[in-house]
Molecule: transfer RNA
Organism: Candidatus Nanobsidianus stetteri
RNA sequence: GGGCCCGUAGUCUAGUCGUAGGAUGUCGGCCUGGCUAGCCGGAGAUCCCGGGUUCAAAUCCCGGCGGGUCCA
Numbered sequence: 001g002g003g004c005c006c007g008u009a010g011u012c013u014a015g016u017c018g019u020a021g022g023a024u025g026u027c028g029g030c031c032u033g034g035c036u037a038g039c040c041g042g043a044g045a046u047c048c049c050g051g052g053u054u055c056a057a058a059u060c061c062c063g064g065c066g067g068g069u070c071c072a
Stems, first nucleotide, its partner, number of pairs: 001071007010024004018055001026042005048064005
């Protein structure tokens, strides 16, 4: 330098145009002599950035940035 893949809550991850879900963590409560276990509930992501297409974009297109991998 070139090809391909990826970027979504603190962390991991699903979602392939139509209300952003789950796990874990975190906070509160229940349980308990107590708790790390168990049960219930809450908060937390303008989806890496900019632009375009569309009634509507995390999703499709273009350009950046970052990461992985292969080739040189």